[in-house]
RNA sequence: GGGCCGGUAGCUCAGUUUGGUUAGAGCACACGGCUGAUAACCGUGCGGUCGGGAGUCCAAAUCUCCUCCGGCCCA
Numbered sequence: 001g002g003g004c005c006g007g008u009a010g011c012u013c014a015g016u017u018u019g020g021u022u023a024g025a026g027c028a029c030a031c032g033g034c035u036g037a038u039a040a041c042c043g044u045g046c047g048g049u050c051g052g053g054a055g056u057c058c059a060a061a062u063c064u065c066c067u068c069c070g071g072c073c074c075a
Stems, first nucleotide, its partner, number of pairs: 001074007010027004020058001029045005051067005
C1' cells in the first nucleotide's frame, strides 16, 4: 500500500444479505414479589448520536461514498 471481517444499551451479542413505519435479547443495575434472611427464581423499570460525516430514498442500523478505531490475510 491492497483486500476481508468487526464497531448496535454499562458488558456479551442478534438484527444488515431482501430498507418499512415501536431498534431487540441475555447479563448487569434500580424497584417490587417470594424468603426468618441471603442467594436463586418471578415481574416491572432504567438504559441507544446503531463508530463519525455525507449521499440516495416517501422511508436507512440495513444501500452508496468518505473517514476513524480494532483484528486477520497478501505485498
Overview
This is a predicted structure of a 75-nucleotide RNA (transfer RNA) from a Thermoproteota archaeon. The coordinates come from a structure-prediction model, not an experiment, and the mean pLDDT is 82. Rfam family: tRNA.